[in-house]
Molecule: Bacterial RNase P class A
Organism: Planctomycetota bacterium
RNA sequence: UGAGUCGGAUUGACGAUCGCUGGACCAUUACAGUUCAGAGGAAAGUCCGGGCUCCACAGAACAGAAUGGUCGAUAACGUCGACCGGCCGCAAGGCUAGGGAAAGUGCCACAGAAAAAAGACCGCCUUCCAGAUUUCUGAAAGGUAAGGGUGAAAAGGUGGGGUAAGAGCCCACCAGCAAUCAAGGUGACUUGAUUGGCUCGGCAAACCCCAUUCGGAGCAAGGCCAAACAGAGAGGAAUCGGUGUUGUUCGCACCGUUUGACUUUCGGGUAGGCUGCUUGAGCAAACAAGCAAUUGUUUGCCUAGAUAAAUGAUCGUCGGGUCACAACAGGACCUCACAAAACCCGGCUUAUUUCCGGCUCAAUGG
Numbered sequence: 001u002g003a004g005u006c007g008g009a010u011u012g013a014c015g016a017u018c019g020c021u022g023g024a025c026c027a028u029u030a031c032a033g034u035u036c037a038g039a040g041g042a043a044a045g046u047c048c049g050g051g052c053u054c055c056a057c058a059g060a061a062c063a064g065a066a067u068g069g070u071c072g073a074u075a076a077c078g079u080c081g082a083c084c085g086g087c088c089g090c091a092a093g094g095c096u097a098g099g100g101a102a103a104g105u106g107c108c109a110c111a112g113a114a115a116a117a118a119g120a121c122c123g124c125c126u127u128c129c130a131g132a133u134u135u136c137u138g139a140a141a142g143g144u145a146a147g148g149g150u151g152a153a154a155a156g157g158u159g160g161g162g163u164a165a166g167a168g169c170c171c172a173c174c175a176g177c178a179a180u181c182a183a184g185g186u187g188a189c190u191u192g193a194u195u196g197g198c199u200c201g202g203c204a205a206a207c208c209c210c211a212u213u214c215g216g217a218g219c220a221a222g223g224c225c226a227a228a229c230a231g232a233g234a235g236g237a238a239u240c241g242g243u244g245u246u247g248u249u250c251g252c253a254c255c256g257u258u259u260g261a262c263u264u265u266c267g268g269g270u271a272g273g274c275u276g277c278u279u280g281a282g283c284a285a286a287c288a289a290g291c292a293a294u295u296g297u298u299u300g301c302c303u304a305g306a307u308a309a310a311u312g313a314u315c316g317u318c319g320g321g322u323c324a325c326a327a328c329a330g331g332a333c334c335u336c337a338c339a340a341a342a343c344c345c346g347g348c349u350u351a352u353u354u355c356c357g358g359c360u361c362a363a364u365g366g
Base pairs, nucleotide, nucleotide: 001362002361003360004359005358006357007356008355009354012318013317014316015315016314017313018312020038021037022036023035024034025033040338044349045348047347048346049345050344051343052218053217054216055215059250060249061248062247064214065213066212067211068210069083070082071081072080073079084098085096086095087094088093099209100208104207105206106203107202108201121148122147123144124143125142126141127140129138130137131136156174157173158172159171160170161169175199176198177196178195179194180193181192182191183190184189222275223274224273225272231266232265233264234263235262238257240256241255242254243253244252282301283300284299285298286297287296288295289294319335320334321333322332323331
């Protein structure tokens, strides 16, 4: 200097004038006045988890769905932290849908003889017959899977022995797998030793099996006040019928069998206001524990609650950025990106401006 990788911070601040919304004080029918506060790190997506409200006095099983290494954190999670295994990268680092393939079913195109309890296309060897006569050729029968070929992948690798020719058939070393033991670790797991010729694939982010977990609907929930509530049809029950916040069954509760619960078709009317509504698993600092995520103690703080939707405009100063340079000063311009609360909170994902720092690699110079 270049490339890469990981992490952090920020998203303007202060003052004045005017305007808007809410709270407090005062006034109180109001108005006016004083004072305090007023849209983000993602408010976005609605992908997860909850708080809260209702069904509801309330359960079980099945179906269905989700997660999937170990140990922790958390209110909880499919999130986060640390570690283990595997893969990628020269490295710093990154990714991981990471239980089971002999319980079963299924897929692996084409090529190839054959794609999983899967093999004989070319080969190699032996026997017999015919031809030929160093050799060899053809047919038939038998043996073979070491060599060649196809493929992403073809019955462990190297070397030797053995054989008619071969083959873990046997042996040595190595790799994998299985069993046993020892050491380390909370654990996943790691390392080592011994024995064993056991060596017949991949895919479960295919169906499936195993383990664990899971009521539903949602602030348009819910509560209170107000307003309105014409009608016309169909079905409809004791071997009972119906309703009850995913589905089925059981259970439970309630209602009902012609004065008929309930289901449903067409059609008419009303729907305004208040509340829920912001003090929270809240924020900040210090100390302590912990590798960390995070937790505890102490001190301090209160920071939008709109309802067709307020949170703005102008000026000045400072800060920041750009022009634009090797850098500084000065000057000009800009306040730049992504973007807008609607019950609240914890995450994840996506969009994006500027700045700072750590580490890795390469080249050059000292």